Predicted 3D model of a 1553-nucleotide RNA (small-subunit ribosomal RNA) from an Oligoflexia bacterium.
[in-house]
RNA sequence: UAAUUGGAGAGUUUGAUUCUGGCUCAGAACUAACGCUGGCGGCGUGCCUAAUACAUGCAAGUCGAACGCGAAAGUCCUUCGGGAUGAGUAGAGUGGCGCACGGGUGAGUAACACGUGGGUAAUCUGCCUUAAGAUGGGGAAUAACUCCUCGAAAGAGGAGCUAAUACCGCAUAAGACCACAGUCACCAAGGUGACAGGGGUUAAAAGUGACCUCUAUUUAUACGUUAUUGUCUUAAGAUGAGCCUGCGCACUAUUAGCUAGUUGGUAGGGUAACGGCCUACCAAGGCUUCGAUAGUUAGCUGGUCUGAGAGGAUGAUCAGCCACACUGGAACUGAGACACGGUCCAGACUCCUACGGGAGGCAGCAGUAGGGAAUAUUGCUCAAUGGGGGAAACCCUGAAGCAGCAACGCCGCGUGAGUGAUGAAGGCCUUCGGGUCGUAAAGCUCUGUUGUACAAGACGAAUGAGGAUAUGGCUAAUAUCCAUAUUCUGUGACAGUACUGUGUAAGAAAGGACCGGCUAACUUCGUGCCAGCAGCCGCGGUAAGACGGGGGGUCCUAGCGUUGUUCGGAAUCAUUGGGCGUAAAGCGUGUGUAGGUGGUCAGGUAAGUUGGAUGUGAAAGCCUUGGGCUUAACUCAAGAAGUGCAUUCAAAACUACCUAACUUGAGUAUGGAAGAGGGUCGUGGAAUUCCAGGUGUAGUGGUGAAAUACGUAGAUAUCUGGAGGAACACCGGUGGCGAAGGCGGCGACCUGGUCCUAUACUGACACUCAAACACGAAAGCGUGGGUAGCAAACAGGAUUAGAUACCCUGGUAGUCCACGCUGUAAACGAUGGAUACUUGGUGUUGAAGGUAUUGACCCCUUCAGUGCCGGAGCUAACGCGUUAAGUAUCCCGCCUGGGGAGUACGGUCGCAAGAUUAAAACUCAAAGAAAUUGACGGGGGCCCGCACAAGCGGUGGAGAAUGUGGUUUAAUUCGAUGCAACGCGAAAAACCUUACCUGGGUUUGGCAUCUCCUGAACGCCGUAGAGAUACGGAAGGCCCGAAAGGGACAGGAAGACAGGUGCUGCAUGGCUGUCGUCAGCUCGUGUCGUGAGAUGUUGGGUUAAGUCCCGCAACGAGCGCAACCCUUAUUUUUAGUUGCCAGCAUUAAGUUGGGCACUCUAGAAAGACUGCCAACGUUAAGUUGGAGGAAGGCGGGGAUGACGUCAAGUCCUCAUGGCCUUUAUAUCCAGGGCAACACACGUUCUACAAUGGCCGGUACAAAGCGCAGCGAAAUCGCGAGAUGGAGCCAACCGCAAAAAACCGGUCUAAGUUCAGAUUGGAGUCUGCAACUCGACUCCAUGAAGUUGGAAUCGCUAGUAAUCGCGGAUCAGCAUGCCGCGGUGAAUACGUUCCCGGGCCUUGUACACACCGCCCGUCACACCAUGAAAGCCUAUUGUACCAGAAGUCAUUGUGCUAACCGUAAGGAGGCAGAUGCCUAAGGUAUGGUCGGUGAUUGGGGUGAAGUCGUAACAAGGUAGCCGUAGGGGAACCUGCGGCUGGAUCACCUCCUUU
Repeated sequence: UAAUUGGAGAGUUUGAUUCUGGCUCAGAACUAACGCUGGCGGCGUGCCUAAUACAUGCAAGUCGAACGCGAAAGUCCUUCGGGAUGAGUAGAGUGGCGCACGGGUGAGUAACACGUGGGUAAUCUGCCUUAAGAUGGGGAAUAACUCCUCGAAAGAGGAGCUAAUACCGCAUAAGACCACAGUCACCAAGGUGACAGGGGUUAAAAGUGACCUCUAUUUAUACGUUAUUGUCUUAAGAUGAGCCUGCGCACUAUUAGCUAGUUGGUAGGGUAACGGCCUACCAAGGCUUCGAUAGUUAGCUGGUCUGAGAGGAUGAUCAGCCACACUGGAACUGAGACACGGUCCAGACUCCUACGGGAGGCAGCAGUAGGGAAUAUUGCUCAAUGGGGGAAACCCUGAAGCAGCAACGCCGCGUGAGUGAUGAAGGCCUUCGGGUCGUAAAGCUCUGUUGUACAAGACGAAUGAGGAUAUGGCUAAUAUCCAUAUUCUGUGACAGUACUGUGUAAGAAAGGACCGGCUAACUUCGUGCCAGCAGCCGCGGUAAGACGGGGGGUCCUAGCGUUGUUCGGAAUCAUUGGGCGUAAAGCGUGUGUAGGUGGUCAGGUAAGUUGGAUGUGAAAGCCUUGGGCUUAACUCAAGAAGUGCAUUCAAAACUACCUAACUUGAGUAUGGAAGAGGGUCGUGGAAUUCCAGGUGUAGUGGUGAAAUACGUAGAUAUCUGGAGGAACACCGGUGGCGAAGGCGGCGACCUGGUCCUAUACUGACACUCAAACACGAAAGCGUGGGUAGCAAACAGGAUUAGAUACCCUGGUAGUCCACGCUGUAAACGAUGGAUACUUGGUGUUGAAGGUAUUGACCCCUUCAGUGCCGGAGCUAACGCGUUAAGUAUCCCGCCUGGGGAGUACGGUCGCAAGAUUAAAACUCAAAGAAAUUGACGGGGGCCCGCACAAGCGGUGGAGAAUGUGGUUUAAUUCGAUGCAACGCGAAAAACCUUACCUGGGUUUGGCAUCUCCUGAACGCCGUAGAGAUACGGAAGGCCCGAAAGGGACAGGAAGACAGGUGCUGCAUGGCUGUCGUCAGCUCGUGUCGUGAGAUGUUGGGUUAAGUCCCGCAACGAGCGCAACCCUUAUUUUUAGUUGCCAGCAUUAAGUUGGGCACUCUAGAAAGACUGCCAACGUUAAGUUGGAGGAAGGCGGGGAUGACGUCAAGUCCUCAUGGCCUUUAUAUCCAGGGCAACACACGUUCUACAAUGGCCGGUACAAAGCGCAGCGAAAUCGCGAGAUGGAGCCAACCGCAAAAAACCGGUCUAAGUUCAGAUUGGAGUCUGCAACUCGACUCCAUGAAGUUGGAAUCGCUAGUAAUCGCGGAUCAGCAUGCCGCGGUGAAUACGUUCCCGGGCCUUGUACACACCGCCCGUCACACCAUGAAAGCCUAUUGUACCAGAAGUCAUUGUGCUAACCGUAAGGAGGCAGAUGCCUAAGGUAUGGUCGGUGAUUGGGGUGAAGUCGUAACAAGGUAGCCGUAGGGGAACCUGCGGCUGGAUCACCUCCUUU
């Protein structure tokens, strides 16, 4: 700026991250369908499937102004014979034009079918227009009609009559056509056009109106005139059609070769026309990797949908072209057809039939059946527009115009508006306060679109038709006709519709989907991995915002959702606009054709390129601006655009082509250099093995340990000699050479490539490379050799649960050579080749130069290789980094989610093994790369712990106690279950406890609150009962008070409710265990990284410690550690009763006086801090030793438990959500059970004895407890205990005796003077009650057991061990638990190993985190698929048979109007026959696609199958690749290769100091 206005992302792989990569969603659209719902109108659209079959009706006729025939009903007249009219009407026939348009469909077609641009000098064109000319004169038939015959019908035949604009000769010939010869112009060189010449051939049809001027009869007519329509010839136009051609237009190479009329020529035929279009002959061509041929699919286009665009998809409606008309074939007529509503034939199907024979073709409009998810009325009208016929009126027209049906689409309108808070009722939710539906409703005031009733009522219809008049033209004419003007008449399917007016009444008009995230919108109830949802991720296993219902909300709205399809998002096929080291992806390597690309300079051309002009790019559509329907959709007009094609003019920079040059790319020559480059032939020594001999004797060999094996027939060992094959130690090196594979003793010969130096030459000769060719490790194959060692297979021995393995002993192919084949590897730098450019450092190999020198020893520079580190840059990161994965250009190869699968089928190659090329169905929502944090490792490093080791004592064996499992039972209540359950909850089960079982009772309950009634309450007695309880009796009279009543308590009634040791510890709170008293766990700010994250917290030291120091892109901080707290060890001080007693007095006795010094008690203080010294250490932190000190490096002990882990434990302590129960899962009572007992385990006690038992005697504690209590003395009892009752609310009294110990005695090695179980008897105590089921005492009894297998536990000092004492619970009951003191050891070299833990690092396919992950066979179910003897369909090729209709050709048998001929006859025609071609059909044999198929192969999927454990960590034999063999299976083994292998050491190189 009229016609340019435009580009969004999200979810999902992970513990988290970045990337790669697929899947999915949000948008738009639809000829749609389905579900739910539905008021109106306008404009559009409506069989996408069966080109399946069709009943019925209609869809193409018209013309009497081309022609001949020609009714009837009715009416009128009648002489009843008939006539007239209807009427030359209806009707059929001849003839003309039309039927090739319009309408339908998309089967076929991959093609000049379509689109676009050209050509036709190679053509035709009815009707129409223009121009010129003509329309003369004859003839013979035929339908209709009449008669006859056949037939059921359809129809057919024969005889006779007749007309024409039907048919046939003749005449004429401006013109046209043909042959001949001539001039001119153009030209594509072939021809074409114009002009003139003589020769030949070739036309026709009349109809109608009017008139009498001419002509003829002389009336009025016509063969006359005139007008008009027609006919014929010619030329031109217009329109339409045919043919040719450049370019464009699907897929498959698992289709690579195709083609005999094929390609061309000559001649002829044929056509409107060119042409192998057809025929004969000749030649051998033609097409094709720029994709022929074959197969599959498909009408093409304007356009439509989408998209920012480029593109992608599509081809309904409308428009252009093509093709088709039941299937196949064929021609006829015609201007035009090989013909949708024509003909002939064949076939299938349907119908009629008298069985002889006939009829038909909706992919026209309606409609029917069928198919299908699915697509409408057997409507009205020719009024308009258009078409056919006609002179016209007019007729026909399912074209068309309208109406009907359908929310199928687009557009518009409505379902009311205002006001209205007691925020009504009701619903839902609730924390019970309220909130919300909600101004929503009701109520009040209005409006009237739509609806409904009534009235009026269109546009579309007039330049069109007919009549009249006037004027003009034609004419002899005022007829007629034509043109123009005026005027009159009539014409509407839609439709009494649109629109308008009036009345009426808020009355009759709202739904659908969704609400976990994506994605706008949230709660309650039900359900309980069920029912169900789901587009992806995913919800649902008892508190579901995800299922279903309700309430509420969100979005859209007469619609809303679902399904399907297309584009988009998807830069996910990438031209715009991607990639290939590790994610998918570089051919194993080279040579090299086509192709692609290509150095410098100059000139030319103009193909590409750029600009202008012209033509075209149909209309419609899109876009812009206006107009018309009230608006919009819709529609009309004008414009713009249509990025294209063609022609033409111009430009000459670049590309291209041509010409002429250049030297820098490339190459050649000359001179040097290094090298495991290749091939052939020789040759050498060491070693292994074997053979022979000697010496020599019992073993050797082998392994983790063994065995098989070898050896007394003499091995191994050792010495000598010999044989044979293979490989070449040291040098040797991230050294060298080669394209790669690969190449290693030494020598000779032959031979390829590379590098360096500088001169000369050629002059772009170059780069890359589909196809092709060559080379190509190992294994393997073939033939022939060879075979020492090694060694798949195999055998044996081991190992093992097994061991088809790893280990061992043997051992064959093979490994070696020659000649062939194979053609693959982790053939790797996982990195194609070439060229150019872009900071550096440092090794090393080869060469050259410089400097310098005794010396090429060093040093510097350059070129060519080969390594490492590293900058910019790149990269998802790792990393790459002048040897690029950087910056660019050129060429080739390859990739497009994982699996299926590098598989099947097909092809090619191979002797085979196999290689190469290479899918699909189906299935999943991932598969994957790099890096991060953890966890883990039969990875590494450092460190710690009674972790091991060194010790002491135990457990495991016995008996008993106790707990658990199991079993049993009516019940054996429940919980706890590796460490971290098991003398645990339980710090006390005879009843109670008690939750369990049996039996008996109660039902508002033993307990709480509320309502009502009655009564104080409590308590006592009797009877029944096992008791709970029931019944009865007596007794008793509470407090306040306004005198009504109220309160406490008890009883009764009704219901709200109580109650529950019922479930869920995986809904929870609280509490607890455990890792672990381990040293860790984090944060703020900063920095680094795209990010998860890292740093700090790592490193060097040190510590018990993330304790401290030093260093450091970190600096600080928090929770932990430590300290602060308690206790204990020392001292001081204060205070002395119930404690103590040195001195004084006293006593049996600290008994008492006295005292508070000491002990002790309990308050307050002090003390220990590596403070001091030395050494070590970094001048540090600290460590070691020492001094002093009661105590020394945390003095001992306790309390104290970080972030977190274990869905750890507990709903039976308590609390609590939800669920369940309510005459029972509640509650009361009695009895039983928790105590059972073939067994197994845990924790303890007591022992097995002499370091002891027993007897006697003598000592020394601490800490506790006591009123329903401790209980002294004394007495009795053998004893348990009894009696007793002093004292004590306790530093006062009591429990209370401490025991081990010590002294003395005895026992003397034994199942005992050990040990004490068990059992019998007798008792004591507690208690309502000791039977089930208590403790203790006495007498008697006197079991197992003589130190405990594998295994395993505790403990590092006042500890272990051992000894007793106390307490809680408790009527009684302690070997358990919690405390207390007494006596009082041994050992620790050390960190290799076991266990646990901490830090750093490494690998990882783990993250539910190794109790992880995960592989394969087998078994079962389902799914798709390959092979398969065959079977079946479709399609197609080849050869042959057959041959309808028909064209053409031949023939001349029959028949024959027009013409010729006097005639005979002829020409011509019809029928027939024959031939060529040929459809259907048939036979034989191939190809291809598909279906099916007993059986069979693998594949995929599937909560809990079997066998193993192959992979991931060094995965327990490192793994993987290729190949070969073997094996239930994963797999194992051999050979070669790779690192995408951990760990340790060494070598080399590099970096840093």

It matches the Rfam family "Bacterial small subunit ribosomal RNA".